[in-house]
RNA sequence: GGAGUUGGCUGGACAGUCGCUCGUCACCUCAAACGGUGGCGGGAGGAAAGUCCGGGCUCCAUAGGGCAGGGUGCCAGGUAAUGCCUGGGCGGUGUGAGCCGACGGCUAGUGCAACAGAAAAUAUACCGCCUCGCUUACGCGGGGUAAGGGUGAAAUGGUGCGGUAAGAGCGCACCGCGCUGGUGGCAACAUCAGUGGCAGUGUAAACCCCACCCGGAGCAAGACCAAAUAGGGGAACAGUAGUGCGGCCCGCAUUGUUCCCGGGUAGGUCGCUUGAGGUAUAUGGUGACGUAUAUCCCAGAUGAAUGACUGUUCUCGACAGAACCCGGCUUACAGGCCAACUCCGCUC
Numbered sequence: 001g002g003a004g005u006u007g008g009c010u011g012g013a014c015a016g017u018c019g020c021u022c023g024u025c026a027c028c029u030c031a032a033a034c035g036g037u038g039g040c041g042g043g044a045g046g047a048a049a050g051u052c053c054g055g056g057c058u059c060c061a062u063a064g065g066g067c068a069g070g071g072u073g074c075c076a077g078g079u080a081a082u083g084c085c086u087g088g089g090c091g092g093u094g095u096g097a098g099c100c101g102a103c104g105g106c107u108a109g110u111g112c113a114a115c116a117g118a119a120a121a122u123a124u125a126c127c128g129c130c131u132c133g134c135u136u137a138c139g140c141g142g143g144g145u146a147a148g149g150g151u152g153a154a155a156u157g158g159u160g161c162g163g164u165a166a167g168a169g170c171g172c173a174c175c176g177c178g179c180u181g182g183u184g185g186c187a188a189c190a191u192c193a194g195u196g197g198c199a200g201u202g203u204a205a206a207c208c209c210c211a212c213c214c215g216g217a218g219c220a221a222g223a224c225c226a227a228a229u230a231g232g233g234g235a236a237c238a239g240u241a242g243u244g245c246g247g248c249c250c251g252c253a254u255u256g257u258u259c260c261c262g263g264g265u266a267g268g269u270c271g272c273u274u275g276a277g278g279u280a281u282a283u284g285g286u287g288a289c290g291u292a293u294a295u296c297c298c299a300g301a302u303g304a305a306u307g308a309c310u311g312u313u314c315u316c317g318a319c320a321g322a323a324c325c326c327g328g329c330u331u332a333c334a335g336g337c338c339a340a341c342u343c344c345g346c347u348c
Stems, first nucleotide, its partner, number of pairs: 001344010012313007020043009045319001049330002052328005057218004064250004069214005074088005089103001090101004104209002109207002111203003126149002128145007157175006176198001177196008222270004232261006241255004277296008
């Protein structure tokens, strides 16, 4: 000097004029609501997106158990909780900093592995190698073989040496696999030693087995006020029955439940923002995070609020707008700033 990796911050600014919305105070002005004027204060995000997870909250509901079903899947921690986060282990990948992991079990059982190939389990012999016999020769037949070649994602342990008629774990060494133990670690695992038959493999994002977790529905939840009608008509079951918010069973509670036709109303208030909250400092921990003290209040619309104009400035502006709330994950993102680490080149 260049190229990268990881983490964090920001996401145009300032001033003026008019406008929108919420809270609060005073008045208009009242029974209230709605509304008007003035003062003070507040007013979209890091993802508000996706609706993929986990919860808070509300209702079923007055308790519970089981089956089916669903979710997760290495170990240890964090958290209200999670499929999330942190640290570690193993595996893959990159020169590396790093990144990714659908990461329990194939010796519980069942299934599947097309085509090619001799053969993918009842293992075999296409080419070949060795040996015996026949034949003038070409070649034919018998026996042995799976080391070499071919096919395939995968060929029944791998490499090397010895041995053999030619070969083969046939024997040996190392690796691999099984079994038994030692050491370190909370553990996942790592490592060491001994021993042995030297043997069919892969697949569970195949069915399945194992471990742990899980009621359901959702702010259009739910509560209250007001208004209106036709307290209409018909049918079924009925205590050995019906009903009780995913399915089934047991249990518990309760006394009515279900269906069809027809008619009327649908306006407002609450829920609605003080929270598993933010910030600062100290402290414990490798870390996620916890604890203590102090301080702050930071949107609540309801056909849906923050817009328009002017001036200055600048890094010249991307992705994009709450609708009950919070914690995550994933996706999109112009420009700018900060820190640490890695690689390449050059110079001293």
The RNA shown here (Bacterial RNase P class A) has 348 nucleotides and comes from a Gammaproteobacteria bacterium. The organism belongs to Gammaproteobacteria, within Bacteria. Its mean pLDDT, the model's own confidence on a scale to 100, is 76. It was read from a public genome assembly, where an Rfam model found it. Its Rfam family is "Bacterial RNase P class A". It is annotated as a ribozyme. From the family's description: Ribonuclease P (RNase P) is a ubiquitous endoribonuclease, found in archaea, bacteria and eukarya as well as chloroplasts and mitochondria.